A computed fold for a 346-nucleotide RNA, annotated as Bacterial RNase P class A. The coordinates come from a structure-prediction model, not an experiment, and the mean pLDDT is 76. It matches the Rfam family "Bacterial RNase P class A". By type it is a ribozyme. Gene Ontology terms of the family: ribonuclease P activity, dimeric ribonuclease P complex and tRNA processing.
Parts: sequence; C1' cells; structure tokens
RNA sequence: AGGAGCAGCCGGAUAAUCGCGCAAUUUGUUUUGUGAGGAAAGUCCGGGCACCCCAGGGCAGACCGCCUGAUAACGUCAGGUGCGGGCGACCGUGAGGACAGUGCCACAGAAAUGCAGACUGCCGAUGGCUGGCGAGAGCCAGCACAGGCGAUGGUGCAACGGUGAGGUAAGAGCUCACCGGCAAGGCUGAGAGGUCUUGGCCAGGUAAACCCCGGUUGGGUGCAAGGUUGACUAAAAGGUUAAGGUGACCCGCCGUCUUUUGACAAACCGCUUGAGCUUACGGGCAACCGUGAGUCGAGACAGAUGAUUAUUUAAACAGAACCCGGCUUAUGAGCUGCUCCUUUUU
Repeated sequence: AGGAGCAGCCGGAUAAUCGCGCAAUUUGUUUUGUGAGGAAAGUCCGGGCACCCCAGGGCAGACCGCCUGAUAACGUCAGGUGCGGGCGACCGUGAGGACAGUGCCACAGAAAUGCAGACUGCCGAUGGCUGGCGAGAGCCAGCACAGGCGAUGGUGCAACGGUGAGGUAAGAGCUCACCGGCAAGGCUGAGAGGUCUUGGCCAGGUAAACCCCGGUUGGGUGCAAGGUUGACUAAAAGGUUAAGGUGACCCGCCGUCUUUUGACAAACCGCUUGAGCUUACGGGCAACCGUGAGUCGAGACAGAUGAUUAUUUAAACAGAACCCGGCUUAUGAGCUGCUCCUUUUU
C1' cells in the first nucleotide's frame, strides 16, 4: 500500500411560529417541565402479573438433546469439546443411540441387509464325463455337469472397509505394511473428550421414521386480563330448597336462581420504581454476580409525540399501548479499535 476477519460507535442538527398528550402550577385552556426505538416490528421462544378450570401420584402426551457454567426462565447467552470450511485472523454446526427391536431405501441394478448376491465374468484344486499315453499306479489334454470364487466390468447416493504386496487353481483380512473404523485396557481431564497400547474384531444409510436412553413439564386465556366505586333499567316470564328471614309446619310473601328486554364506549385502580438505568470497586477467561454511591427517562383509551418556514446535510428502516429477558427480520452515510494475509521499504 492492497485485500480480509471480528468488535463497537452514530441513527440528522440549529432556530422561529403554531399545535397535541401527561405532570405540576395559576384568578385565568396562565406558566413551566417533559414526551418513541435499536429495532417500539414479527409475535417465534422464556418469564412476571391477573383470572378461570383441575384432589394426589403415575401412565400417556408435549418439549429438550455434545460438555460445563450463567440466568427468574428459555429452544437464549458464555466458555470449551468433536466435526466441517478457510493459507490465516476467524466462521459454521438440529451434535445422544443404527450390534435392543421394527419399518423404509424411488429409478437403475443380478443383488439394497440376509454373515446377501453370478448379469458380465474368473478357476479347473476336488468329484464327474471324453480323448490320448502307459504293463500298472497314474500322467497329460479337453468339457464346464456338480463345484469353488465377491477379484474384473457394469448399475446406483450407497454394493458388506481402502491402497499395495504376498498368497492361491482362481480368489478372499487368508496373511502382512500403511490408512480408516470398532472394541478392550492403561494414563489424563470437572466433563464432552484427548492420548498410548493391544486385538483382523471390519457390523451400509435413515431416528426433523416408529422407537430406545437421559432430562423438563398441571391446562387455558391475555391488561378489552382483572379489581373498586357509582349512575341507569327495576319490567316481564319461569323455576326453587340453591343459603336465609317471617312461621310450630305447609302454602304464600321477601329473598334467591335462570332467561328475555332495557340501560353508560361512566370514573378510578391495574399503569409504569423496575429481574430499572448510570458509575466506582471487587469476584469470574467470559456470560454474569456482589457491594457502595447517584438517578427517575412517555403513560394514552379512538388513543399525544406533529406541522410550517429558514439554513445545512447522505438521512434509511420505521411509530409505544401491562411489563421484562431473548431470538429473528428491516435499515442510511460514515467513523473507530484490535487482528490476519500478500507485497514493498527501512
């Protein structure tokens, strides 16, 4: 200098005028203060809070799935392990079990899991047949009938470990070397795991198929939840032991229950002080936790947060409605820090 990786910052500004919500204030719609986001979004997870249903436990169901930790909780986060990608900084990962069992594996192919499978093929050791030679035992040649072969070709995502050598009639982990897997044992780590040795032990894939293993878990509805206070309608029909009053008891009446009709979008609470924010110190690699100090930063209910003008810019995505923690998605112009690679110079 060029090209990359990771983390972070900003999210228009200034002024004037006119408005809107909320709070305080005022004789006074007077004055003052304050008023959207990093995602307020999607509503995909997890919780708080509220109400309704449910005896308890189990089964079933649903969800989770490498390990350890963090947290109120999580499918989230942090650190690590294995695997994959990259020269590297770094990135990705829906990552328990396929010798417990069952199912499935289209098309093609001989054969798709059963210690299987001769379509193209190899062999002629053994038995058989034929011919020749030989005195005979037998030897030689041929055939490929029985048989032995998973090596070759071909099919397929996948053909029962791979490459090479030996070996054999031909072949084959049959034997050996290396590689891969599996199992057992030793050492090591908190663990997932790592590493070494030994053993030819060589077992297709699929569990976001059933299933097995381990773990978690009452269900539903969401602030128009739900609660308090009033105002209004006060009428009709039916029923009643479903409390109670009157009464010795029954009926009846009051009351109560159900249905219909009618009647306020009533006011207040919930509502924003909270797993809050900022900062210092301490613990921890980190997520995060602890202690101290400081601080209060929207609260509507047809729903405010706007409009115009001027200057200047690149100004995007986008607008709270009970509240938090995450995830995901959308997004403008730049800037900063650390790291990696290549080239050059000193």